A computed fold for a 69-nucleotide RNA from Variovorax sp. Root473, annotated as SAH (S-adenosyl-L-homocysteine) riboswitch aptamer. The RNAcentral record of the sequence draws on Rfam and Ribocentre. RNAcentral records the identical sequence in 2 taxa. Lineage of the source: Bacteria > Pseudomonadati > Pseudomonadota > Betaproteobacteria > Variovorax.
[in-house]
RNA sequence: CGCUCCGAGGAGCGUUGCAGCGCCGUCAAGCGUGAGGCUCGGACCACAUCGCAACCACGCUCACCCGCU
Numbered sequence: 001c002g003c004u005c006c007g008a009g010g011a012g013c014g015u016u017g018c019a020g021c022g023c024c025g026u027c028a029a030g031c032g033u034g035a036g037g038c039u040c041g042g043a044c045c046a047c048a049u050c051g052c053a054a055c056c057a058c059g060c061u062c063a064c065c066c067g068c069u
Stems, first nucleotide, its partner, number of pairs: 004043006010062006018037001020033004036055001
């Protein structure tokens, strides 16, 4: 550094479909699935206290924060 595994990035419903994945196929295509694939941290594990990122197609609901009425 890469792979793998784990955690976090508030929650949910609907839609589309690229990648990826699965099926099928000599290939091509097709069908299905599909909006954490990104960022940060850890890789003996667990507990307590204080503080703390930036993001994620479209529509909707809730939560949270600020302001006004």